[in-house]
Context: one part of a larger RNA
Molecule: small-subunit ribosomal RNA, 5' domain
Organism: metagenome
């Protein structure tokens, strides 16, 4: 000098933009943050309309007996929209938060799988027959303080489970062509064996099932590269290889059984301390050093441990089981809970914001669609935390007013500075007008916001302060005090005339900031 996720002291006007718990991965009150599909499917409840039964009975007419019946209520059939608790489907493995722990194929890079997987979405080919028993919900009934559970009945499906069918797939035997860098890989043609499927419907369509392929994502495997210490020198039994199984999408000590006795290591194993990693950032001419905050990719982790179990994918934040710890409820017999999501709250700490508004855009789920849900995101609020703009007037103005400070008392100086006079109007009020962002032919659809902007009026009127002035260092002088109070990056200054302490005046610097600490180059 430059840089901060910065703190601190005096200070403050306005804009955009961007940032904001670095510490206790401390412990949580409250709300929100994962649903949606009635175009899978039984049933429930509202509503309207229609049949049919029963009530009620206005006007009317009447031969006075009654007829006709508007309206009221309730049952019932059909259909129709709405809304839905459970079954079934997708989706909660993404998005969104942390860095505890991890020195490790974890990341970064190159590359391999002839050792794999891949829901949703394309693209192309064959197909959808015909059956079955069940269960929530619901009724009853028990039991329990609740959370919850048990038992008996009844009932559906794109919910389960046989059967038929196989163009292609899979397994098993045994040929044959072509060909790789091994272990092999492709083809083609036999026999034998084995596995599918679901309807829905507003009639536009929406789905299922099978191969095969593509996109998309993911798995593992390998080179090389990635912090400090030897005052850490040996370490290592699934331990290092073989056979054979076993599990896995797949390879493999990954598991197990048996055999051999091997692996690693002064090119630092083994311990041990720190630590996400990286694109990037900051410094620097560069090399190099430092960092890993906000954006963006990648991995770990969700109170701590562990463990599986749906699934196309988890060993799953806001899913499940068990142990531990902690809060809570509780009828003591048993039960709930998880903010390293957004917001708040205590508590740590020098230090870090609102328990906002919108789903208009942008993007994820569901659905045909309408739409619904998103605390992602899009706003807005709070901080001078940061970078960038703007202002805080501008011209003229010498009686060089007062006032203040210094004086040699004669003056200087503060100073055109103020006043005064004229003018502008960023910017402030105050009215008017008012977007863009909204995408498709028309229409609708803005949270932000009556915001930006624009005109108009008004008003110099609301807006300058820190920090130095003894050298480095740009900037001097009076009084106090008197090695005292005090100052100080270093070098020092202060013991009676202190440009180094205090305090005024004056000056420099910088500027809505400015000095000061902290850390890095």
């Nucleotide at each position: 000098g430059g840089a901060u996720g910065a703190a601190c002291g005096c200070u403050g006007g306005c804009g955009g933009c961007g940032u904001g718990c670095u510490u206790a991965a401390c412990a949580c009150a409250u709300g929100c943050a994962a649903g949606u599909c009635g175009a899978a499917c039984g049933g429930g409840a509202a509503u309207u309309a229609c049949u049919u039964u029963a009530u009620u009975g206005a006007a009317a007419c009447u031969u006075c007996g009654g007829u006709c019946g508007a309206u009221u209520u309730a049952a019932u059939u059909u259909a129709a929209u709405u809304c839905u608790a459970g079954u079934g489907g997708c989706g909660g493995a993404c998005g969104g938060g942390u860095g505890a722990g991890u020195a490790a194929c974890g990341c970064g890079u190159g590359g391999g799988u002839a050792a794999c997987c891949u829901g949703c979405c394309u693209u192309a080919u064959a197909c959808a027959g015909g059956g079955g028993g069940a269960u929530a919900a619901c009724a009853g009934u028990c039991a329990g303080a609740a959370a919850u559970g048990g038992c008996u009945g009844c009932u559906a499906a794109u919910a389960c489970c046989g059967c038929a069918u196989a163009a292609g797939c899979g397994c098993a035997c045994a040929g044959a062509g072509c060909u790789g860098c091994a272990u092999g890989g492709c083809u083609c043609a036999g026999u034998g064996u084995g596995a599918a499927a679901a309807a829905c419907u507003c009639c536009g369509g929406u789905g299922g099932u099978a191969u095969a392929a593509g996109a998309u994502g993911g798995a593992c495997c390998c080179g090389c590269g990635u912090u400090g210490g030897a005052u850490u020198a040996g370490c290592u039994a699934g331990u290092u290889g073989g056979u054979g199984g076993g599990g896995u999408a797949a390879c493999g000590g990954c598991c197990c059984a048996c055999c051999a006795a091997g692996u690693c290591a002064a090119c630092g194993a083994u311990c041990u301390g720190u630590a996400g990693c990286c694109g990037a950032a900051c410094u620097g001419a560069g090399a190099g050093g430092u960092u890993g905050a906000u954006c963006g990719g990648c991995c770990g982790c969700a109170u701590u441990g562990g463990g599986a179990c749906u699934g196309a994918g988890a060993c799953a934040c806001g899913g499940c089981c068990c142990a531990g710890a902690c809060u809570c409820c509780u009828a003591c017999g048993g039960g709930a809970g998880g903010c390293a999501g957004c917001a708040g709250u205590g508590g740590g700490g020098a230090a870090u914001a609102u328990u906002g508004c919108g789903c208009a855009a942008u993007g994820g789920g569901g659905g045909c669609a309408a739409c619904c849900c998103u605390g992602a995101c899009g706003c807005a609020g709070c901080a001078a935390c940061g970078c960038c703009g703007c202002g805080u007037g501008c011209a003229g103005g010498a009686a060089g007013a007062a006032g203040g400070u210094c004086u040699u008392c004669g003056g200087a100086u503060u100073g055109u500075a103020a006043a005064c006079u004229g003018u502008u109007g960023u910017c402030g009020c105050a009215a008017g007008g008012g977007a863009a962002g909204a995408a498709g032919a028309c229409a609708g659809u803005g949270a932000c916001g009556g915001u930006a902007c624009c005109u108009u009026g008004u008003g110099a009127g609301a807006a300058a302060g820190u920090c130095a002035c003894g050298g480095c260092u740009a900037a001097c002088u009076a009084c106090g005090u008197g090695c005292c109070a005090g100052c100080a990056g270093c070098c020092g200054c202060g013991g009676u005339a202190a440009u180094a302490c205090g305090u005024a005046g004056g000056u420099g610097a910088c500027a809505a900031g400015c000095g000061u600490u902290g850390u890095c180059c």